RNA sequence: GGGGAAUUAGCUCAGCUGGGAGAGCAUCGGCCUUACAAGCCGAGGGUCGUAGGUUCGAGCCCUGCAUUCCCCA
Numbered sequence: 001g002g003g004g005a006a007u008u009a010g011c012u013c014a015g016c017u018g019g020g021a022g023a024g025c026a027u028c029g030g031c032c033u034u035a036c037a038a039g040c041c042g043a044g045g046g047u048c049g050u051a052g053g054u055u056c057g058a059g060c061c062c063u064g065c066a067u068u069c070c071c072c073a
Stems, first nucleotide, its partner, number of pairs: 001072007010025004019056001027043005049065005
C1' cells in the first nucleotide's frame, strides 16, 4: 500500500424484511437468611465509533474518516 471483518449499556454480545433499542453478567434496592453466598423480584444505566447521504422513517442501506483484528504485498 491492497483486501476482509468488527465497533450497540461498565463487561461480553443479540438485534429477523428499515418502524418497540434489548439479553446475560456487573451495579443499586427489596425479599429470603442469625449473617453471608446462592436464589427470587425490581430499578438505574445508551451520542448504536464519527461525519455526511438516501428515506415519511436508519442500529440496519450508501459514502468518507477513526480505532481494533486477520490475510496479501

Model confidence (mean pLDDT): 83 of 100. The RNA shown here (transfer RNA) has 73 nucleotides and comes from a Candidatus Muiribacteriota bacterium. Lineage of the source: Bacteria > Bacteria candidate phyla > Candidatus Muiribacteriota. It matches the Rfam family "tRNA". The family's RNA type in Rfam is transfer RNA.